[in-house]
RNA sequence: CUGUGACAAUCGCAAACCGUCGGUAACGGCGAGACGCAAAGCUUCUGGUCCUGGUGUAUGCCAUUAAGGGAUAGCAGAGCUACCGUA
Numbered sequence: 001c002u003g004u005g006a007c008a009a010u011c012g013c014a015a016a017c018c019g020u021c022g023g024u025a026a027c028g029g030c031g032a033g034a035c036g037c038a039a040a041g042c043u044u045c046u047g048g049u050c051c052u053g054g055u056g057u058a059u060g061c062c063a064u065u066a067a068g069g070g071a072u073a074g075c076a077g078a079g080c081u082a083c084c085g086u087a
Base pairs, nucleotide, nucleotide: 002087003086004085005084012037013036018031019030020029021028022027035074041080042079043078045077046076047075048072049071050070051069052068055066056065
């Protein structure tokens, strides 16, 4: 430097549920809590999935649908960085 996660060791992160705050919502922050994770560290570049107050179409109404906008990094790929062991 590159690959890798057997054997360890020191660590780390933190699902669901609950409380609270923000948001139309998906969901996110904080607290508590641990299902798991060798990148469950960071980044929406590509795809997937999820939401949709406002706007357009359509409509008697409920609804439907389109674009745009947003969410998910613990959905996958990709990019960047990284402890220890080991080859």
A computed fold for an 87-nucleotide RNA from Paremcibacter congregatus, annotated as c-di-GMP-I riboswitch aptamer. The coordinates come from a structure-prediction model, not an experiment, and the mean pLDDT is 83. The sequence is in RNAcentral, with records from Rfam. The source organism's lineage runs through Bacteria, Pseudomonadota, Alphaproteobacteria, Emcibacterales and Paremcibacter.